[in-house]
RNA sequence: AUGCUAUAAAGCCACUCCCGUUGUGAAGCGGGGUCGGAAAACUACGGGUCUUGGGUUUACCUGCAAGAUAGCCGGGUUGCUCCC
Repeated sequence: AUGCUAUAAAGCCACUCCCGUUGUGAAGCGGGGUCGGAAAACUACGGGUCUUGGGUUUACCUGCAAGAUAGCCGGGUUGCUCCC
C1' cells in the first nucleotide's frame, strides 16, 4: 500500500418517547433521551413509502403539480481506529 474483516479502546451519530419551536401536512430544527448504527456522513439519480394539492367513478387515479423520507432499498461521492 492492497485485500478481507473480527475483538477491544477512545471518540462520533441518535429510533421510539417527552418538552419547546416551525410547517396545512408528511416532517424539520433545538434540548432531554438511548433502540440501534462502521458510513445511521453527504447526495432525491432510480425504485419504494408518506404528505398536501389536483382529477374523479368517493375510494380510487395520476406522477399531473409541489413536497417529506439518505435511520426503506439501490446507485454516486467522501471517509475513522484496528487484529490478521

The prediction has a mean pLDDT of 75. c-di-GMP-I riboswitch aptamer from Methylobacter psychrophilus, 84 nucleotides, folded computationally. Rfam family: c-di-GMP-I riboswitch aptamer. Its family is annotated with cyclic-di-GMP binding in the Gene Ontology. Rfam describes the family as follows. GEMM was predicted in a large-scale screen for bacterial structured RNA regulatory elements.